[in-house]
RNA sequence: UCAGCAGGCCGGAUGGCCGCUCUGCCAGUGCCAGCGUAGUCGGCGGGCAGGGAGGAAAGUCCGGGCUCCUUGGAAGCACGGUGCCGGAUAACCUCCGGCGGGGGCGACCCCAGGGACAGUGCAACAGAAAGCAAACCGCCUUAAGCCAUCGGCGACGAGGGCGCGAGGUAAGGGUGAAAGGGUGCGGUAAGAGCGCACCGCGGUCUUGGUAACAAGAACGGCACGGCAAACCCCACCGGGAGCAAGACCGAAUAGGGGCGGCGCGGCGGCCUUAAAACCGCCAGUCUCGUUUCCAGACGAGCCGCCCGGGUUGGUCGCAGGAGGCGCCUGGCAACAGGCGUCCCAGACGAAUGGCCAUCGCCGCACGGGCCCCAGUGACCCGAGCGGUACAGAACCCGGCUUACAGGCCUGGUGACAUG
RNA sequence: GGGCGGUUAGCUCAGCCGGAAGAGCGCCUGGUUUACACCCAGGAGGUCGGCAGUUCGAGCCUGUCACCGCCCACCA
Numbered sequence: 001u002c003a004g005c006a007g008g009c010c011g012g013a014u015g016g017c018c019g020c021u022c023u024g025c026c027a028g029u030g031c032c033a034g035c036g037u038a039g040u041c042g043g044c045g046g047g048c049a050g051g052g053a054g055g056a057a058a059g060u061c062c063g064g065g066c067u068c069c070u071u072g073g074a075a076g077c078a079c080g081g082u083g084c085c086g087g088a089u090a091a092c093c094u095c096c097g098g099c100g101g102g103g104g105c106g107a108c109c110c111c112a113g114g115g116a117c118a119g120u121g122c123a124a125c126a127g128a129a130a131g132c133a134a135a136c137c138g139c140c141u142u143a144a145g146c147c148a149u150c151g152g153c154g155a156c157g158a159g160g161g162c163g164c165g166a167g168g169u170a171a172g173g174g175u176g177a178a179a180g181g182g183u184g185c186g187g188u189a190a191g192a193g194c195g196c197a198c199c200g201c202g203g204u205c206u207u208g209g210u211a212a213c214a215a216g217a218a219c220g221g222c223a224c225g226g227c228a229a230a231c232c233c234c235a236c237c238g239g240g241a242g243c244a245a246g247a248c249c250g251a252a253u254a255g256g257g258g259c260g261g262c263g264c265g266g267c268g269g270c271c272u273u274a275a276a277a278c279c280g281c282c283a284g285u286c287u288c289g290u291u292u293c294c295a296g297a298c299g300a301g302c303c304g305c306c307c308g309g310g311u312u313g314g315u316c317g318c319a320g321g322a323g324g325c326g327c328c329u330g331g332c333a334a335c336a337g338g339c340g341u342c343c344c345a346g347a348c349g350a351a352u353g354g355c356c357a358u359c360g361c362c363g364c365a366c367g368g369g370c371c372c373c374a375g376u377g378a379c380c381c382g383a384g385c386g387g388u389a390c391a392g393a394a395c396c397c398g399g400c401u402u403a404c405a406g407g408c409c410u411g412g413u414g415a416c417a418u419g
Numbered sequence: 420g421g422g423c424g425g426u427u428a429g430c431u432c433a434g435c436c437g438g439a440a441g442a443g444c445g446c447c448u449g450g451u452u453u454a455c456a457c458c459c460a461g462g463a464g465g466u467c468g469g470c471a472g473u474u475c476g477a478g479c480c481u482g483u484c485a486c487c488g489c490c491c492a493c494c495a
Stems, first nucleotide, its partner, number of pairs: 001415003005411006012359007020052007030044003054390001058401002061399005066242004071295005079238005084098005099113001100111004114233002119231002121227002136173002138169005145162003149158003181199006200222001201220002204217005246316004256307006264284001265282005286301004309494003323342008360388005366382004420491007429444004438475001446462005468484005
């Protein structure tokens, strides 16, 4: 200098003019109203002061707080989720540190990464054979038969070639995503873990480590292939709904209609020989209020679903929180603890904006520095044109993912050049 | 704001526990008819919303992104 890697941060600045929203004060009120529906409460306007989007506020993909389902505890069918090990955390499909596997020359990056001797299942096409192992071509042994050559008068003999069939083989070829260890030497009729060495694999032991796992030793001749983001098994986790949750105040309306369900007990009625069924009343060791069980309290006497009726108002929830920043301590780190300091949006037809000027940053092509000989690259300066993103709180918080003009900082890596 | 569902041919929709994609209507060609329609025969037309992943193999399984549609409040 070029290329590449990892981590962190910023994401316009200043001024002027015109606006928006919230809070406080002026305030014993400028205008309106005259007791305003109610509620911790008048309405409208003005002046001053202060606060006013993000790293993702987004997608709503996970997890939690909070609220309701009457409260607490336990269990578990079904369903859903997570899945190497250890740690962090309120919790997590998150984060940190390790392990194993894969990629890269390297810095470094990626992995839903438990179980396939619990069981069920899948593997199209091709191929001889697809989970039981099997044998198409080939190789080897044997060999019916055939062919020509040579010798012999001939019967016949000799070696050679092609070889039905039978048997052996799994080295090689071929099919496939995948064909039942790999390489080499020996061995064999040809071959083969058939034997041996190394590598791989399997269980055993020892050592190290909290563990995942790693290393080593001796043994085994190799069986036990793939898919669980197929059903499933194992371990662990999860009750449901969501701030349009929910609470209060006010206004208005019809508690109007339909369907389904409604146990046991007591009393009465109807009917009856007597009962059952039916009807009414009572409200209990009954029913309902979450699947089941337990405990306790409470409420209702009906419960569930559907069609209808009225309103489209106000206040709270709702901004002090697993909060931000700084320092110290512990820890490799995620993070935890302590001290100090700060208060930092709160709307609901939904505020946080618009215009102008100057500057900054980036890109494009141009001119000058570049004259004295020539030359322009980097670099610097100047004016011109264009660009300045993604996007916007809606109860809050921790993550993940996705989008983003452009810029800054830090620390590694590789190559080349020079000293 | 919150919660669900969907995307397959021009249109409306099937496609089961993964093996290479179908139906009806529409379109084109030929036949039939004097001609048209009906009818008969044949044919074309598909990045299965996009991108990744799992798998030998994805419309189907998983993740993510995009687009479309539906539902919700309070009172008695």

Annotation:
Two RNAs folded together computationally: RNase P RNA and transfer RNA, 495 nucleotides in total. The coordinates come from a structure-prediction model, not an experiment, and the mean pLDDT is 76. Rfam match: Bacterial RNase P class A. It is annotated as a ribozyme.